About this RNA
Small-subunit ribosomal RNA, central domain from a metagenome, 349 nucleotides, folded computationally. Its mean pLDDT, the model's own confidence on a scale to 100, is 89. The RNAcentral record of the full RNA draws on SILVA.

[in-house]
Context: one part of a larger RNA
RNA sequence: CUGGGUGUAAAGGGAGCGCAGGCGGGGAAGCAAGUCAGCGGUGAAAUACAUGGGCUUAACCCAUGAACUGCCGUUGAAACUGUUUCUCUUGAGUGAAGUAGAGGCAGGCGGAAUUCCGAGUGUAGCGGUGAAAUGCGUAGAUAUUCGGAGGAACACCAGUGGCGAAGGCGGCCUGCUGGGCUUUUACUGACGCUGAGGCUCGAAAGUGUGGGGAGCAAACAGGAUUAGAUACCCUGGUAGUCCACACUGUAAACGAUGAUUACUAGGUGUUGGAGGAUUGACCCCUUCAGUGCCGCAGUUAACACAAUAAGUAAUCCACCUGGGGAGUACGACCGCAAGGUUGAAACUC
Numbered sequence: 001c002u003g004g005g006u007g008u009a010a011a012g013g014g015a016g017c018g019c020a021g022g023c024g025g026g027g028a029a030g031c032a033a034g035u036c037a038g039c040g041g042u043g044a045a046a047u048a049c050a051u052g053g054g055c056u057u058a059a060c061c062c063a064u065g066a067a068c069u070g071c072c073g074u075u076g077a078a079a080c081u082g083u084u085u086c087u088c089u090u091g092a093g094u095g096a097a098g099u100a101g102a103g104g105c106a107g108g109c110g111g112a113a114u115u116c117c118g119a120g121u122g123u124a125g126c127g128g129u130g131a132a133a134u135g136c137g138u139a140g141a142u143a144u145u146c147g148g149a150g151g152a153a154c155a156c157c158a159g160u161g162g163c164g165a166a167g168g169c170g171g172c173c174u175g176c177u178g179g180g181c182u183u184u185u186a187c188u189g190a191c192g193c194u195g196a197g198g199c200u201c202g203a204a205a206g207u208g209u210g211g212g213g214a215g216c217a218a219a220c221a222g223g224a225u226u227a228g229a230u231a232c233c234c235u236g237g238u239a240g241u242c243c244a245c246a247c248u249g250u251a252a253a254c255g256a257u258g259a260u261u262a263c264u265a266g267g268u269g270u271u272g273g274a275g276g277a278u279u280g281a282c283c284c285c286u287u288c289a290g291u292g293c294c295g296c297a298g299u300u301a302a303c304a305c306a307a308u309a310a311g312u313a314a315u316c317c318a319c320c321u322g323g324g325g326a327g328u329a330c331g332a333c334c335g336c337a338a339g340g341u342u343g344a345a346a347c348u349c
Stems, first nucleotide, its partner, number of pairs: 004320003007303002012317001014201004021194003025088007033081002035077008049065006091191001092188003095184005103177007110154001115149007125136002162169002206247006215241002220236004258316006266294011298305002322349003331342004
């Protein structure tokens, strides 16, 4: 190289956009680069191969043939690929009419609860645990009522419900804004798919500067437990959690399942549309897009998957090749740092 794979055995990039590249719908005509055919030239000899022959045989040697699967030139063919021109509408997109939604960003508003502060009532406990203690409290706590402050999160609705490319998104209102779905077939006429590099987005924790700080809470302190207890339990408590701007770029970033397209029994829920039927917004039938469960064929080592495929095929990308050493060392690039990305070998089993 051929070949085999990637849900759980090693292996799908965290996700998107997209340059190059690879691949690409129907019809007609031309060209002839790929392709195919004929002819010509060349493809040194030796070696190797086949058939004969010569040394007593073999090794060895000689002859002939085929072959040298290639390259060049030339003459043709035109189905396929390519290319040029014309064309089509089903792929893709645009328009129009509707429509659902925690999609994003900004601003404003609201109620419950915790904490703190002030005041009233009130008196000896409260809190906490398996049991306790540390802690709080006669300087009046806990409890309860009223008033105030401040921060964070939004009970019920709530649903294998919805939206988003993924990360993710949930009180209410307003503004700005992205995408989807359905119907129509008015328009463009293959404008498509994938995508190495590249660019952008990317939970939590962490970092920088400036704010904010109610609750929670790494670190830390104390009390317990224990043989010990640098823990689990308790009382406190700082970073942090929140906001703005900038960085970091990683996760069991998971459906552990790359994207796109086509095809391949059914059944039953649910979300959003459309059509039919109907008095009807119910029920029923059909259909499109999503989201679940069950299940045939098929697949699978099994588990299981099964129109949301892990089935049958096609295109493109990424990745795997025994365990450890090791996602380490070195180098390079990125980062303020923490660290990230790329990524071995010796040795060993």